[in-house]
Context: one part of a larger RNA
RNA sequence: CUGGGCGUAAAGCGUGCGUAGGCGGUAGGGUAAGUCAGAUGUGAAAGCCCAGGGCUCAACCUUGGAACUGCAUCCGAUACUGCCCUGCUUGAGGACUGGAGGGGAGUCUGGAAUUCAUGGUGUAGCAGUGAAAUGCGUAGAUAUCAUGAGGAACACUAGUGGCGAAGGCGAGACUCUGGACAGUUCCUGACGCUGAGGCACGAAGGCUAGGGUAGCGAAGCGGAUUAGAUACCCGCGUAGUCCUAGCAGUAAACGGUGCACGUUUGGUGUGGGAGGAUUCGACCCCUUCCGUGCCGGAGCUAACGCGUUAAACGUGCCGCCUGGGGAGUACGAUCGCAAGAUUAAAACUC
Repeated sequence: CUGGGCGUAAAGCGUGCGUAGGCGGUAGGGUAAGUCAGAUGUGAAAGCCCAGGGCUCAACCUUGGAACUGCAUCCGAUACUGCCCUGCUUGAGGACUGGAGGGGAGUCUGGAAUUCAUGGUGUAGCAGUGAAAUGCGUAGAUAUCAUGAGGAACACUAGUGGCGAAGGCGAGACUCUGGACAGUUCCUGACGCUGAGGCACGAAGGCUAGGGUAGCGAAGCGGAUUAGAUACCCGCGUAGUCCUAGCAGUAAACGGUGCACGUUUGGUGUGGGAGGAUUCGACCCCUUCCGUGCCGGAGCUAACGCGUUAAACGUGCCGCCUGGGGAGUACGAUCGCAAGAUUAAAACUC
């Protein structure tokens, strides 16, 4: 090296783009590098193995053979792989037409609610809890009406429904913009798949600078509870939550399931499109493509379960695992303003 694995036992990188590399559709021709066949040379002797022989046997010694799985050269074979040439259209991409969507960015606008301010009405309570108290209120609260200010979030619609690579995305309008899907089969002609490094994106919380701050609210303060109560409950409340620019780079970043392609019985919902049948036109119905669910067959699985959206049957490529603890730690290195992140042991112990 050769093994077995990765939904839940250890194990799929958070996600994408992509470099090197690995792998790669179909037809014909060429070449003969890989591959295969033969020949020659070489592959020291000893040893190993086989068959004999010699010491009474054996160890040992000795003769012959085989082997030395290798390398080089020559002559061939040409199915497969490679390389070169010429094609093809099914893979891939493009064009045109069309509809769907909380995909992304920016600008503007809106209503409900909370809070606050001012004014009116009005009077003794309000708030809160298991019960209370702190707190607010006769300097007029709570309640109610009107006006105004400001910030954040967008009820219902709303759906195992949509979009996005993932994180994620939900009021409305406009502008800019990405992707997917269906139909036509018009164009290119293998342009493909994966992807070590690399680069980009990446919830919440955190950090830097500047703004903003209605509500909520780590820390903090107070009231309760309690043996205590650095908590759970209550009243306040600063960072934060929001915006702009940057940093950070982690999550049960989960479908705990890497990506791509092909193959393999079905039933039933639902979203988007196309065609057909029918109809005045549609709905219903039939066919088909893409997505998203449920139930189940074969098969798989230790079982649970998965089951055309596979965890089935195959192929290609990447990542990862190899008893528990020590430990995702120490040290070193890289990155970071820091917090820390990434990479990643050992002693010892069971």